The prediction has a mean pLDDT of 76. A computed fold for a 182-nucleotide RNA from Robertmurraya korlensis NBRC 107688, annotated as Lysine riboswitch aptamer. The sequence was found by an Rfam model in a public genome assembly. Taxonomically the source falls in Robertmurraya korlensis (Bacteria, Bacilli, Caryophanales, Bacillaceae).
RNA sequence: AGUGAAGGUAGAGGUGCGAACACCAAAAGUACCAGCUUUGAGAAUGCUGAGAUUCAAUGAGAAGCUGUGAAAGGGGAUGUUCGCCGAAGUGGAUAGGUCUCUGAAUUACCAUAUCUGCUGGUCCUGUAUUGAAUAAAUACUGGAUUGUCAAGACAACUAUGUCUUGGAGAGCUAUCUCACUG
Numbered sequence: 001a002g003u004g005a006a007g008g009u010a011g012a013g014g015u016g017c018g019a020a021c022a023c024c025a026a027a028a029g030u031a032c033c034a035g036c037u038u039u040g041a042g043a044a045u046g047c048u049g050a051g052a053u054u055c056a057a058u059g060a061g062a063a064g065c066u067g068u069g070a071a072a073g074g075g076g077a078u079g080u081u082c083g084c085c086g087a088a089g090u091g092g093a094u095a096g097g098u099c100u101c102u103g104a105a106u107u108a109c110c111a112u113a114u115c116u117g118c119u120g121g122u123c124c125u126g127u128a129u130u131g132a133a134u135a136a137a138u139a140c141u142g143g144a145u146u147g148u149c150a151a152g153a154c155a156a157c158u159a160u161g162u163c164u165u166g167g168a169g170a171g172c173u174a175u176c177u178c179a180c181u182g
Base pairs, nucleotide, nucleotide: 001181002180003179004178005177007176008175009174010173011172014085016084017083018082019081020080021079022078023076024075033067034066035065036064037063038062039061042055043054044053046106048104050102051101052100088119089118090117091116092115093114094113095112096110097109098108120146121145122144123143124142126140127139128138129137130136148167149166150165151164152163153162154161155160
């Protein structure tokens, strides 16, 4: 001096990521509850199905009207605080759970953990899913913008600037340690 190691440490990107609290909008005049009317036999609610138990013509369940009347999840270019830069998000698989009780079952849902795939960040359009929603999120496609590295071209009183193309965070910059080579 160089190479290697998903080695150690510290950093950068910016409407940067996430969490908590406060406030606000919406959820919604919705759900629950109560009364009345109609209907008339089942009901106990993620879906299916077995048994037990309880309620039910003194009206189950459903629908309509009236009165009273929430909340959660999700959201905010808001404020404060905290943790950070695979920050974080999401798909799949495995394990767990979801009825008054017991025991099944899984296409639905929930939460945690492990393994694994994808996404550098932000924004916008279209389709699909979730959702009360035209909010928002996710997946895919297309585009814009931005940071970084590489290649090429041009310029330069320069050590950088501009443009084009491409890659991905297991990256990039700085520095340290170890090993190897010259």